RNAcentral holds the sequence, with entries from ENA.
The RNA shown here (small-subunit ribosomal RNA) has 1482 nucleotides and comes from an uncultured prokaryote.
The coordinates come from a structure-prediction model, not an experiment, and the mean pLDDT is 83.
Its Rfam family is "Bacterial small subunit ribosomal RNA".
RNA sequence: AGAGUUUGAUCCUGGCUCAGGACGAACGCUGGCGGCGUGCCUAACACAUGCAAGUCGUGCGAGAAAGCCCCUUCGGGGGUGAGUACAGCGGCGGACGGGUGAGUAACACGUGAGUGAUCUACCCGGCGGCGGGGGACAACCCAGGGAAACCUGGGCUAAUACCGCAUACAGCGGAGGGAGUAGGUGCCCUUCGUGAAAGCUGGCCUCUCCUUGGAAGCCAGCGCCGUUGGAGGAGCUCGCGGCCUAUCAGCUAGUUGGUGGGGUAACGGCCUACCAAGGCAAUGACGGGUAGCUGACGUGAGAGCGUGAGCAGCCACACUGGGACUGAGACACGGCCCAGACUCCUACGGGAGGCAGCAGUAGGGAAUAUUGCACAAUGGGCGAAAGCCUGAUGCAGCAAUGCCGCGUGUGUGAAGAAGGCCUCCGGGUUGUAAAGCACUUUCAGUAGGGAGGAUCUUGACGUUACCUACAGAAGAAGCACCGGCUAACUCUGUGCCAGCAGCCGCGGUAAUACAGAGGGUGCGAGCGUUAAUCGGAAUUACUGGGCGUAAAGGGCGCGUAGGCGGCUUGGUCAGUCGGAUGUGAAAGCCCCGGGCUUAACCUGGGAAUGCCAUUCGAUACUGCCUGGCUUGAGUAUGGUAGAGGGAAGCGGAAUUCCGGGUGUAGCGGUGAAAUGCGUAGAGAUCCGGAGGAACACCAGUGGCGAAGGCGGCUUCCUGGACCAAUACUGACGCUGAGGCUCGAAGGCGUGGGGUGCAAACAGGAUUAGAUACCCUGGUAGUCCACGCCCUAAACGAUGAGAACUAGUUGGAGGAAUUUAUAAUCCUUUAGUAUCGUAGCUAACGCGAUAAGUUCUCCGCCUGGGGAGUACGGCCGCAAGGUUAAAACUCAAAUGAAUUGACGGGGGCCCGCACAAGCGGUGGAGCAUGUGGUUUAAUUCGAUGCAACGCGAAGAACCUUACCUGGCCUUGACAUCCUUGGAAUUUCGCAGAAACGUGAAAGUCGGGAGCCAAGAGACAGGUGCUGCAUGGCUGUCGUCAGCUCGUGUCGUGAGAUGUUGGGUUAAGUCCCGCAACGAGCCAACCCCUAUCUCUAGUUGCCAGCGAUUCGGUCGGGAACUCUAGAGAGACUGCCGGUGAUAAACCGGAGGAAGGUGGGGAUGACGUCAAGUCAUCAUGGCCCUUACGGCCAGGGCUACACACGUGCUACAAUGGAUAAUACAGAGGGUUGCGAACCCGUAAGGAGGAGCUAAUCUCAGAAAAUUAUUCGUAGUCCGGAUUGGAGUCUGCAACUCGACUCCAUGAAGUCGGAAUCGCUAGUAAUCGCGAAUCAGCAUGUCGCGGUGAAUACGUUCCCGGGCCUUGUACACACCGCCCGUCACACCAUGGGAGUGGGUUGUACCAGAAGUAGGUAGUCUAACCGCAAGGAGGACGCUUACCACGGUAUGGUUCAUGACUGGGGUGAAGUCGGAACAAGGUAGCC
Repeated sequence: AGAGUUUGAUCCUGGCUCAGGACGAACGCUGGCGGCGUGCCUAACACAUGCAAGUCGUGCGAGAAAGCCCCUUCGGGGGUGAGUACAGCGGCGGACGGGUGAGUAACACGUGAGUGAUCUACCCGGCGGCGGGGGACAACCCAGGGAAACCUGGGCUAAUACCGCAUACAGCGGAGGGAGUAGGUGCCCUUCGUGAAAGCUGGCCUCUCCUUGGAAGCCAGCGCCGUUGGAGGAGCUCGCGGCCUAUCAGCUAGUUGGUGGGGUAACGGCCUACCAAGGCAAUGACGGGUAGCUGACGUGAGAGCGUGAGCAGCCACACUGGGACUGAGACACGGCCCAGACUCCUACGGGAGGCAGCAGUAGGGAAUAUUGCACAAUGGGCGAAAGCCUGAUGCAGCAAUGCCGCGUGUGUGAAGAAGGCCUCCGGGUUGUAAAGCACUUUCAGUAGGGAGGAUCUUGACGUUACCUACAGAAGAAGCACCGGCUAACUCUGUGCCAGCAGCCGCGGUAAUACAGAGGGUGCGAGCGUUAAUCGGAAUUACUGGGCGUAAAGGGCGCGUAGGCGGCUUGGUCAGUCGGAUGUGAAAGCCCCGGGCUUAACCUGGGAAUGCCAUUCGAUACUGCCUGGCUUGAGUAUGGUAGAGGGAAGCGGAAUUCCGGGUGUAGCGGUGAAAUGCGUAGAGAUCCGGAGGAACACCAGUGGCGAAGGCGGCUUCCUGGACCAAUACUGACGCUGAGGCUCGAAGGCGUGGGGUGCAAACAGGAUUAGAUACCCUGGUAGUCCACGCCCUAAACGAUGAGAACUAGUUGGAGGAAUUUAUAAUCCUUUAGUAUCGUAGCUAACGCGAUAAGUUCUCCGCCUGGGGAGUACGGCCGCAAGGUUAAAACUCAAAUGAAUUGACGGGGGCCCGCACAAGCGGUGGAGCAUGUGGUUUAAUUCGAUGCAACGCGAAGAACCUUACCUGGCCUUGACAUCCUUGGAAUUUCGCAGAAACGUGAAAGUCGGGAGCCAAGAGACAGGUGCUGCAUGGCUGUCGUCAGCUCGUGUCGUGAGAUGUUGGGUUAAGUCCCGCAACGAGCCAACCCCUAUCUCUAGUUGCCAGCGAUUCGGUCGGGAACUCUAGAGAGACUGCCGGUGAUAAACCGGAGGAAGGUGGGGAUGACGUCAAGUCAUCAUGGCCCUUACGGCCAGGGCUACACACGUGCUACAAUGGAUAAUACAGAGGGUUGCGAACCCGUAAGGAGGAGCUAAUCUCAGAAAAUUAUUCGUAGUCCGGAUUGGAGUCUGCAACUCGACUCCAUGAAGUCGGAAUCGCUAGUAAUCGCGAAUCAGCAUGUCGCGGUGAAUACGUUCCCGGGCCUUGUACACACCGCCCGUCACACCAUGGGAGUGGGUUGUACCAGAAGUAGGUAGUCUAACCGCAAGGAGGACGCUUACCACGGUAUGGUUCAUGACUGGGGUGAAGUCGGAACAAGGUAGCC
């Protein structure tokens, strides 16, 4: 410090997720030791039991018992125990310490001040004092009540308990005076009144008195009283600071202030009476929700964000609520009273209790420990002290809960052991790892010694720490992960199953992603997971973001508060800056040291820490005060342009309607029609009239307005802008939360108006349907007046204002010059528009009218959906508007640009693509293939073009893969081993054969070969996967395209080149050009057409000769031909067009002319195209069978459907007869001549030929002649009967051919559809491969030999450019809504049930205060009576619980209901994306 994830790819925006840290944690697996920390986060739920606050006899009175000893009259007594125990009065302490975080949004906390408005026990310092009296009450005794708790009455008694009196500087109260001050309840002085105390212990007798010794007395200690100061503590007040919510906007009656009084330690509405009407709030009052606050802790670079466990400070609470008492201090955790809930005891009358102290229990929960030891230390309470108490504390126990440290060995050891795993079978890896050998003993264990915590004693911890010795590698390793992010890879199993998953995503038979294993990586006594938190996240942006199109500028203006504000003088110093002082507790963090063996941990010192306070200083800037200025802003005068606004009036054209004239059959409307109108006279045309609405041309990226918006003409009223020159005011300005105004269309209300248009509606069409698009009608509405509504894609998707930053063109104004213009120059800025520099931007683009560079103010945004929805509030007559969520759900949604693909987008171009033609198919019969069906099997594959006379260039057996049946199991075939044998041949028998069985021949030896038997490695498979593959092939397509290097442009994907202008069959060539070159493809190759040369056998024969008349022979080498080598054609030449190019058009020459014709050749790629059955091959599967052998059957079935063909339907023909002319091939297991036989297929025959020699082999159409005469025929030949031939082991299923006989359908073929542009179509025959035989198929060959092409509108396919796109599996795409089903969350809902709270009223415990005088009454006064005072009672006020009524708010629930989300295929349509087929959207 970043990474993954939206896309085919890219850049951006934007969310989600990960890597890091941290934890009072929990869960899973595992677990050796020690140190130091930490340990109910949930039920402030309920608690059994024990302990947690007592102490003082040096304040006081009283005072046992058991036991032991003695005495005894046996009743008891005495001593000791013992002035002990237990209690009581009294004092101090129980307000500290310990716990918890419920409440609390508050002066509760933090920080800084104030207290001149205060208190303070114990402690410390100062001053002074402690004299003299009195009356009680507990304990105790007696009596009584009660189950108990406890209570009542009577009697006795002490004190440092209580109460007078005396004295008292001070204090307090009254009065008077004084100093100082801005002010003060403060300070000083005088006077009057008032106001204390307590003793105890120890010692000493010098003085006094009794006198053993004591008392008074004296001394000392402790204590007491008054007062003052301090220390520490506490109360109160104030400034500032720190949560969410405005879907809480108004709150408030002791409320705000005053006066008098009361109250408090103290100020104060703290309380009360009266008076006034205030106080708080958008800088957020009031309300609701949540929450103890802080030092700090976690994280972070920081700013921040989150948290408030432990430790420390403060606060609050102590079963819930209320209350006071005592006291220095409490409204009191282990005190009291009352009410309530709960628990316990009870004799039912009544009582007792409060673990949020330490342990512990139940319960809750994912989850949190021992009913331990000790007061040895530290600290606290009491005490003079000894001491006692102390679950504070110190320790121990439990828990890997955290941090830190240590160990589980070390060295050596290659035969690289065994085993495991993998393997290409060679090996690799685990791995020096182990074993083995040599060592060591930390920790744990055993034994012994043994500090410090304690300066003299006292040690819970303690089997302490630590040290020494001993034995033995001995007792001690796991967890997670290994697709990317992210370090780490293989095998097996599984087969969208089981499962994984933080995100992206894995799994459908070769899974590095599941599970196991081997190996590896990471961490390590731990490792993973989960929850919550910070970070990354600049995804809340103060540091540090944005708003044209991604989320985001308010529809526009006016203007309040607020924010911000021109130049300048002087002052001030609030902000700002600096210094000093105070404070910012300790701990923590950081730095430097120190102590535990180290570390964690502990400890000393320092630094640091604030939006703090005070004070001193600086004065630029901002603020404030003050004076001035004119440039911002405004005012005045004069002009300019304008659909700016409002009102009134006027005008013509057109539509419609009405009246009249002319006139006749249609009009109207559409893609085509129909509805509609019209013979009752339409439409057309002419004249007249009525009425309403809108204003053609001008008209313009022209004008005006803040926006919405504004368009005939005239008048009136009125707003703003601009221009020129002066004068004046003197910052008067900008923005603008709330607020107010305006605000298209549409809608609403009332009343008018209504020509045209036109939602709804009706009809006609279209359509599968058509609640639409189209047509005919047509009502609201559109218009006017008044009043509402207040929203728009209200858009420049761009808030307002100010300043600055190149230009160009156009427009407006001015000047000079010129013949008027034009051109040129200068100046100026108001508006509008195009392009463009810098700059900005993700890009597109913006660019002085900024989206540039800055300033000020406002509004708004924070992933998509849910949703601009629900609820609530406000507004509205309503429709609705405005403000505005959440649950849930997804990992994306979006912007711009790129390359493709696509479009019922555009442009250009090509192709037998259409058109123009010729001939077919589709109808018939047959052949053949396919589907389907059938079957024991009808083997398998091929399936739009690009499967279907295809694999198959040839299924009777074989082939053959299928079926039935019979057999074989190392096998029909390959390699290896052992043993034996000649191999082999012939003949029987059974059987369908395979095969079994018998006999014979063969045998000199060895080797090889061959055969047999045996065992196992293995063979074998046309079994599966063409979606694991190689190879081969089809197709787009012989279409003109596909790319690369370097350079350049772009952030990038990419672009450029390859686009453009021409041209071509062509990315062919030329020109231009930020491109320059190059590669694949096209062209270049072969055959053929002409000629030349060479060569003449088997071919040829012009001339010569011979001839059996056949190039047959001699001969010839001319010709044809053969087959080698060459020539030729290249737009080369001429003319024209074109750009002087490329090229095109025409012409000449030429056998051939513009790639002459044909062939081979098939770019990058596409279709998971085809083939595992040609072959090869990974994986899987079968192994007495899915392998092998054999016989028979099947692949040839047959209601039917389709493809491809053959033959026809006839006269351009059929039949008969005669006569011509090819080319290219094949042939020795072969072709097979002549001749003979047969009607023929064929048979017999065997010459010749390994072929330019022989042969297949008579080419046919054609031509000549005859006949048939339009008919199911002399057409057509299917089918069937009979007889044969050939091949073959064998023609039944199931061959071909021949002859005789038979003579079906069919008279040119519906919708639709195919081929072909010249030696082509059409037509005619010939040959070959396969092959024993079998062709209408396939591949070749030649013969005869046309028609037509105007042209590119349309159909199909393709190429290039461009455009749109929400497509990228790419239009066979994407995608919307209803309905149906399932699940989820949510709104409404008659209501129902809780919580909380407001208001009004009732009620009123305990308590306090007031009143009262019913009862009682020790101290003081009084001679007494009595009084003062007090207590109880009663009562009033306040008030908790409780109750009644009525509201608010919130939670849960609710028949039914609304929409929403998600889901594998469902139904109906087809709304959007292309002109999405009616442009889309608001």